[in-house]
Context: one part of a larger RNA
RNA sequence: UUGGGCGUAAAGUAUUAGUAGGUUGAAAAUUAACAAUUAUAAUUAAAAUAGCUAAGUUUAUUUUAUUAUUAUAAAAUUUUUCUAGAGUUUAAAUGAAGGUUUUAGAAUUUUAAAUGUAACAGUAAAAUGUUUUAAUAUUUAAAGGAAUCUCAAAUGCGUAAGCAUUAAUCUAAUUUAAUACUGACACUGAUUAAUUAAAGUAUAGGGAGCAAAAGGGAUUAGAUACCCCUGUAGUCUAUACCGUGAACGAUAAAUGCUUAUUUUAAUGAAUAAAUUAUUAAAAUUCAGUUAACAUGUUAAGCAUUUCGCCUGGGAACUACGAUCGCAAGAUUAAAACUC
Numbered sequence: 001u002u003g004g005g006c007g008u009a010a011a012g013u014a015u016u017a018g019u020a021g022g023u024u025g026a027a028a029a030u031u032a033a034c035a036a037u038u039a040u041a042a043u044u045a046a047a048a049u050a051g052c053u054a055a056g057u058u059u060a061u062u063u064u065a066u067u068a069u070u071a072u073a074a075a076a077u078u079u080u081u082c083u084a085g086a087g088u089u090u091a092a093a094u095g096a097a098g099g100u101u102u103u104a105g106a107a108u109u110u111u112a113a114a115u116g117u118a119a120c121a122g123u124a125a126a127a128u129g130u131u132u133u134a135a136u137a138u139u140u141a142a143a144g145g146a147a148u149c150u151c152a153a154a155u156g157c158g159u160a161a162g163c164a165u166u167a168a169u170c171u172a173a174u175u176u177a178a179u180a181c182u183g184a185c186a187c188u189g190a191u192u193a194a195u196u197a198a199a200g201u202a203u204a205g206g207g208a209g210c211a212a213a214a215g216g217g218a219u220u221a222g223a224u225a226c227c228c229c230u231g232u233a234g235u236c237u238a239u240a241c242c243g244u245g246a247a248c249g250a251u252a253a254a255u256g257c258u259u260a261u262u263u264u265a266a267u268g269a270a271u272a273a274a275u276u277a278u279u280a281a282a283a284u285u286c287a288g289u290u291a292a293c294a295u296g297u298u299a300a301g302c303a304u305u306u307c308g309c310c311u312g313g314g315a316a317c318u319a320c321g322a323u324c325g326c327a328a329g330a331u332u333a334a335a336a337c338u339c
Base pairs, nucleotide, nucleotide: 004310005309006308007293008292012307014195015194016193017192021188022187023186025082026081027080028079029078031076036072037071039069040068041067042066043065045063047062048061049060050059085185086182087181088180089178090177091176092175093174094173097171098170099169100168101167104148109143110142111141112140113139114138115137119130120129156163157162200241201240202239203238204237205236209235210234214230215229216228217227252306253305254304255303256302257301260284261283262282263281264280265279266278267277268276269275288295289294312339313338314337321332322331323330324329
């Protein structure tokens, strides 16, 4: 390499869009050239095996290429038609889907005033710390920032990352019903593009609480920690970067087929109710699969199409080089050596 694989053993790109490429519904007609397969014949070349030989040559079998003829169903070309895939339209519904603006209450903190007096805070116990320059506590007023209690759920929405106070507005999506329109317009997707938690970076704001770093108090043999008192970046906003993650369902996308039962969400039909159809989300389970665990119509079952990836452990999510980045670093990615 082939074969075989990718939930947990090595292996599904973080997600989506989509170019090339690959693959691709039903029916009918069409065949100039190119191309495919099957069979026969001829020619050509090379290697392996066997035989012969000093070597070369030659022969047989297998294989490669070319030419001619024959046959075949599928595919392809061109044309026409269809509606089951796909999309559009109309009506309705749903949701923490996104952007912008706006709004509310509780709490923490700070400031001012009043009441009031000796403690407060903290711990296993303490101390550092705050306090007679009147703290802590109680009451009143104000300021400012961040986050949204209950409802709340195995819930819902979103491609993923993710999304939860109120209201308005702009935008997107999905589902159901009708079955009006287009008529294969589809699936996948190298390169590429866009989006991408937290941390981090740049500039300008903001800064209540929390809190890397840092300082102090304890603990301890030591304590660069766990505990306590402080506390700066950061956390928040705007605009640019960064492009990573146990970015997980550790499970790529699409299509079809294949037990039974229970629950939930949305919509429709019918209705007093039971019931029932589609879509979505969960829990058991038959067959099957699996090394086992488990999975099981949301498959890890039975099949088809396409892409990505794996090939003993370490060295190594590394070195070198290249590309990207302000930087931090990211992406791509070996070998010696060793077991």